[in-house]
Context: one part of a larger RNA
RNA sequence: GAGUGAACGCUGGCGGCGUGCCUAACACAUGCAAGUUGAACGCGAAAGCCCCUUUCGGGGGGCAAGUAGAGUAGCAGACGGGUGAGUAAUGCAUAGGUAAUCUGCCCUUGAGUGGGGGACAACUUACCGAAAGGUGAGCUAAUCCCGCAUGACAUUCAGUUACUCAAGUAGCUGAAUUAAAGAGGGGGAUCCUUCGGGACCUCCCGCUUGAGGAUGAGCUUAUGUCCUAUUAGCUUGUUGGUAGGGUAAUGGCCUACCAAGGCUCUGAUGGGUAGCCGAGCUGAGAGGCUGAUCGGCCACACUGGAACUGAGACACGGUCCAGACUCCUACGGGAGGCAGCAGUGGGGAAUUUUGCGCAAUGGGCGAAAGCCUGACGCAGCGACGCCGCGUGAGGGAUGAAGGUCUUCGUGAUCGUAAACCUCUGUCAGGAAGGAUUAAAUGCACAAGUGCCAAUACCAUUUGUGCUUGACUUAACUUCCAAAGGAAGCCCCGGCUAACUACGUGCCAGCAGCCGCGGUAAUACGUAGGGGGCUAGCGUUACUC
Repeated sequence: GAGUGAACGCUGGCGGCGUGCCUAACACAUGCAAGUUGAACGCGAAAGCCCCUUUCGGGGGGCAAGUAGAGUAGCAGACGGGUGAGUAAUGCAUAGGUAAUCUGCCCUUGAGUGGGGGACAACUUACCGAAAGGUGAGCUAAUCCCGCAUGACAUUCAGUUACUCAAGUAGCUGAAUUAAAGAGGGGGAUCCUUCGGGACCUCCCGCUUGAGGAUGAGCUUAUGUCCUAUUAGCUUGUUGGUAGGGUAAUGGCCUACCAAGGCUCUGAUGGGUAGCCGAGCUGAGAGGCUGAUCGGCCACACUGGAACUGAGACACGGUCCAGACUCCUACGGGAGGCAGCAGUGGGGAAUUUUGCGCAAUGGGCGAAAGCCUGACGCAGCGACGCCGCGUGAGGGAUGAAGGUCUUCGUGAUCGUAAACCUCUGUCAGGAAGGAUUAAAUGCACAAGUGCCAAUACCAUUUGUGCUUGACUUAACUUCCAAAGGAAGCCCCGGCUAACUACGUGCCAGCAGCCGCGGUAAUACGUAGGGGGCUAGCGUUACUC
């Protein structure tokens, strides 16, 4: 000199864009943060209103409504969001390998979707419990569950051919094994019908099984990746082999047996510290330091352990066990997990609102309407940072008053500074107007194309109209009024830009270094003047 997620002191007008627990991975009140689908399925209220009836207590019916609701089932809760405790290598970065692998939803493409059976919730009923919750009996649907049929280019086995250094890959032949689920829209004949509809045709969304792709993931190899020798030896599933198990898959990953190996001064092992990178800061560069925000990867979710479900987890807002802590309890037993967004206590030098909205972007579910979304978009707070603007402009010498200095003068200086005159109107204030962020989706109409038996339906294209704004009392524009509401901080001995007076008298004090102060201190304190930066200025800490 440059920089910071900064803090502290003094000061503080406005706006834009960013940014904000670096400490206790400390404990958490409260609310919200993951649901959705009735076009998979069965059940199914109430309030209120109306009607009938009544012994005036009530009873029945209709609408509300096949709504609310819980339940079965499917998909999503493995994404998104947070944190950096652990981890020095099961991590990360770069470049490869996978002939050792998997991949829901999505895209392209082939084939199929026949015919049966069964249960369990919800519900009803009987109980247990303070509660959380649970038990027995009975009924029931499905895209729930289970056989049967069919079936290959799938899987397994046997044979065989080609390629490959090999492990294997690709093809051919034969045998064996293995599947499914329906929902919705429309329809002219024909058939059945409980007159609701169904068969049948067709479209669409699904379902099953292959092949290919895309995406994502697993495993693996090489190289690189902090300090310490006041850590020199470490290792027995250890190193390798055979066989088996296990996995989607290779492998001591695991087991049995066999061999005795493997690593190490090119630093093993131990100890300390630490998430890694793209990048950021600095520097002419080489390098050094850092790893906030944003992006990629990893790890974790009260602490430790474990598996289940699933395409994917050994799962932050799932399950089980153990532990610590907190809460409820009828003392028998239960409930919980903010390192999600706000917020509270605590710690600390120090870090924000218990805000608005799903309008946009993105995500989940759904055919769609839509629902959910503390992701996200916005607003609020903080000079925390960067950037921009303002606090007025021009004229004005009786060089006013006053302050300070003084060689005491018709002196010097603050100083064109003020007053005064003439203007301007940024920002803030008041009033009026006021876009854009919105394009889609959906609905209606019209036309075309495809599909089809069909001018239905459906899909798709085009056009027209309608429909959606949290921010928004905003941006912006015009008008009104008015110099009015808006300047401080540090320094002045040298380094280093800027000097005098008084007070003090090695005192009080200053100080980054040199150093200053003991009676004329440009170095302490105050004043006047001056210098620097400016809504900031200094100090402290840290980095180069």